[in-house]
A computed fold for a 73-nucleotide RNA from a bacterium, annotated as transfer RNA. The coordinates come from a structure-prediction model, not an experiment, and the mean pLDDT is 83. Rfam family: tRNA. Rfam links the family to the GO term triplet codon-amino acid adaptor activity.
RNA sequence: GGGCGGAUAGCUCAGUUGGUAGAGCGCUGCCUUCACGCGGCAGAGGUCACGGGUUCGAGCCCUGUUCCGCCCA
Numbered sequence: 001g002g003g004c005g006g007a008u009a010g011c012u013c014a015g016u017u018g019g020u021a022g023a024g025c026g027c028u029g030c031c032u033u034c035a036c037g038c039g040g041c042a043g044a045g046g047u048c049a050c051g052g053g054u055u056c057g058a059g060c061c062c063u064g065u066u067c068c069g070c071c072c073a
Base pairs, nucleotide, nucleotide: 001072002071003070004069005068006067007066010025011024012023013022019056027043028042029041030040031039049065050064051063052062053061
């Protein structure tokens, strides 16, 4: 330098043919317990890596950039 894959909640990851962003774990509150843990109920938490474009509408499509991993040279 070229090719491929990845970037979504604190962490690990889903997200269907473009139509209200989700799960598990974690966190907070309440119940339970003498207390902690376990368990139950409720809740908070997101610039979907960053620009631009297409579209009535983009996490998803197109394009550029950055970072990570793999392969080729």